Record summary: Large-subunit ribosomal RNA, domain I from Nicotiana attenuata, 510 nucleotides, folded computationally. The coordinates come from a structure-prediction model, not an experiment, and the mean pLDDT is 81. The full RNA is in RNAcentral, with records from Rfam. Its Rfam family is "Bacterial large subunit ribosomal RNA".

[in-house]
Context: one part of a larger RNA
RNA sequence: GGCUUACGGUGGAUACCUAGGCACCCAGAGACGAGGAAGGGCGUAGUAAUCAAUGAAAUGCUUCAGGGAGUUGAAAAUAAGCAUAGAUUCGGAGAUUCCUGAAUAGGGCAACCUUUCGAACUGCUGCUGAAUCCAUGGGCAGGCAAGAUUUGAAACAUCUUAGUAGCUAGAGGAAAAGAAAGCAAAAGCGAUUUUUGUAGUAGCAGCGACCGAAAUAGGAGCAGCCUAAACCGUGAAAACGGGGUUGUGGGAGAGCAAUACAAGCAUCGUGCUGCUAGGCGAAGUAGCCCGAAUGCUGCACCCUAGAUGGAGAAAGUCCAGUAGCCGAAAGCAUCACUAGCUUAUGCUCUGACCCGAGUAGCAUGGGGCACGUGGAAUCCCGUGUGAAUCCGCAAGGACCACCUUGCAAGGCUAAAUACUCCUAGGUGACCGAUAGCAAAGUAGUACCGUGAGGGAAUGGUGAAACGAACCCCCAUCGGGGAGUGAAAUAGAACAUGAAACCGUAAGCUC
Repeated sequence: GGCUUACGGUGGAUACCUAGGCACCCAGAGACGAGGAAGGGCGUAGUAAUCAAUGAAAUGCUUCAGGGAGUUGAAAAUAAGCAUAGAUUCGGAGAUUCCUGAAUAGGGCAACCUUUCGAACUGCUGCUGAAUCCAUGGGCAGGCAAGAUUUGAAACAUCUUAGUAGCUAGAGGAAAAGAAAGCAAAAGCGAUUUUUGUAGUAGCAGCGACCGAAAUAGGAGCAGCCUAAACCGUGAAAACGGGGUUGUGGGAGAGCAAUACAAGCAUCGUGCUGCUAGGCGAAGUAGCCCGAAUGCUGCACCCUAGAUGGAGAAAGUCCAGUAGCCGAAAGCAUCACUAGCUUAUGCUCUGACCCGAGUAGCAUGGGGCACGUGGAAUCCCGUGUGAAUCCGCAAGGACCACCUUGCAAGGCUAAAUACUCCUAGGUGACCGAUAGCAAAGUAGUACCGUGAGGGAAUGGUGAAACGAACCCCCAUCGGGGAGUGAAAUAGAACAUGAAACCGUAAGCUC
């Protein structure tokens, strides 16, 4: 020096645990804000800082309910207090709520300055009041509108990725769509949405890669309405009131006849139920081992309760609970009833009046339809052109005829559908500290960066601090006794304590 064995150091793996996460289910809620929000700054406690709470009325105030013994947050200690004359605490309602922030008296480098103390801006009304012949869905000036790539096609350009990501604006608890100028096919259906299926079908496509329907059918859910015009009336006009709203065409107009007590909405009131605090709630003891009983042994009991968690080891009967039952002064929600409000007839005749115009259509350039311009309908834009009014118009995938179906150029509309920042309850062949959220500890913190931005690490003494009085080495740190404890090789660098690595002792060997 090497190897082996034993005992240690270092280190923090492993197994166990959970205070935190993850995913989902069900129900609620889907907003807050000029009555000043969200987010912050600075303060407030007898005693430093941090977090939480709170606002110069500041660790809190008032009131109404609950609750019943301790209490002055996390968080010890000490001081001074409060409390069965009901505190602390929990819930409803209210008051206060510095400064900043939409920030809004003016300014500003947010949390500050100035100040005459001002609701900035917008809308409506009134007053004053031009230019101008009128006109104003007129002109002029300024602004907004914006969309990929990697990829696939085994290259790449049409195509695909994809109208996706991203950007912009806006709305709601949902949004959008929606009551046929629809689908269909000789039979019919009857707003929209969503789902199963049709179907990877029909199609589309450098007919490549790919893209990719619809009708019929089965479900979920169902709900229908208002206007323009003709005509009448008021009015100088603008305009308003009545009337009217349809496709077996309807209305207006002319004539004739007649009239109900029904339907819907429901803010006010009353009531039921529920939410926002809570309450009652069965049944076990003796011995043994132990530091400790829930363990073992013996004999019992309850169950509309043998879910779960806790407590010095494993508890139906110790604690909190659980099954079940009960409960609200105040506020809120659903539903029911009601005061109340709203709506409302039929027949006959009639080519005359009306039935949404720079519209439909067409040309051209595009977009979107599963459909890449194709024979390309249907739908939507830019430019140009430009009809018809029921003896009418549109659609049925070029187009024409016949036939069938519908009635555009005005508008509203719940449910079934999508999502989850958030609240309550619950579940897990989800994780268990290099995992699970980045975050179980000061976490979007420390730290890095001019900035946009990037972004950690660190869990476990013990049942209980009983956290080691006193003595010794000693400047401390650290250690040796003593003592506590079941255990101190559980001593705060604290449970278990692997390996690498470093030692001590013995043996073997060179």